Lysine riboswitch aptamer from uncultured Dysosmobacter sp., 160 nucleotides, folded computationally.

[in-house]
This record gives sequence, structure tokens and C1' cells, in this order.
RNA sequence: GAUAGAGGCGCGGGUUUCAUCAGUACCCUCCGGCAAGGCCAGGCAGCCGCCGGAUGGGAAAGGGAAAACCGCCGAAGCCGCGAAAGUUUGCCUGAACUUUCGCCGCUGGGCCGCCGGAGAAUAUCCGCCGGACUGUCACAAGACUUUGUGAAGCGCUAUC
Repeated sequence: GAUAGAGGCGCGGGUUUCAUCAGUACCCUCCGGCAAGGCCAGGCAGCCGCCGGAUGGGAAAGGGAAAACCGCCGAAGCCGCGAAAGUUUGCCUGAACUUUCGCCGCUGGGCCGCCGGAGAAUAUCCGCCGGACUGUCACAAGACUUUGUGAAGCGCUAUC
């Protein structure tokens, strides 16, 4: 250097089902009140009356769980920077968010807890820290597979 492989509540993906979101948004009808406002921010333009209540109807996206399947073992995830596309009434200037791609950096793996962030959320996700566990290697004991310490996937095992 090439090829093959291991870790295990292992990683990712779309599909299906289910719950949540939510009896919410929104729509019909009726009643009451009120003209200042609403459509991400500013400008111009355009559009819409607005708020509350009652009756009837009544979602979706995002996020999640489970199952089988597919692809895998830096699997993959995340911070930052940059580019492109899209959404937020139209245009301009911004901002926020989403997706994809590139670069840099961090993380061996999942689990539990605290805190912070995202989230409608007590779900779930992400990050810091802590804990025990687990796989790998090195070293030291012990003695036949156990204990301790340390390290990190830029690692480890096998073959060439």
C1' cells in the first nucleotide's frame, strides 16, 4: 500500500402503520365589539376589514415510535466558514429557516444523569461535562484469562 473483516441497545436511508401535533390552524352560519391594523424587517406596490364568542365541519407539514427491507462499520453525527437552490404576498436591500455541495476541525461505540440549545411537547434530536458499561491496542501485575493504568478509529485483526 491492497484486499477481507470485527465492535453491538452499532450507524444511515427511504417505505408502511400508528400516535402526537389537535378538536389546533382553517372553513360555513350566527352573535357581540372595534377602524387600528395584518401579510418576517425597511422602502415602493398590491392584497385582506380586525378581534372575541357560540354551533357545525375539520387538516397538514416539521418532529417521533414500531416493523420489515436496503445500504453500511468514519458507519455517521456535529461546530465553524463558503457556494448554489428554495420558502417567508410581488420587486429591491437585509434577516431567519430548509436542502444540497465543498473546506477545516471534533467525536472508538451505544446507554444513563446534569446543564444549555432546538422543539407544541414531559416525546425526540444536538452539544458540553460527569458516570458506569463495552470493543480495540499498549504497558504492568497475576496466572489461563482476570485486574489495574493509559491511549484513540490517522486505531485494531487477518492475508498478500
RNAcentral holds the sequence, with entries from MGnify.
The prediction has a mean pLDDT of 80.
NCBI's taxonomy places the organism under Bacteria, Bacillati, Bacillota, Clostridia, Dysosmobacter.
It matches the Rfam family "Lysine riboswitch aptamer". Rfam describes the family as follows. Riboswitches are metabolite binding domains within certain messenger RNAs that serve as precision sensors for their corresponding targets.
Of the family's consensus pairs, 100% are formed in the model.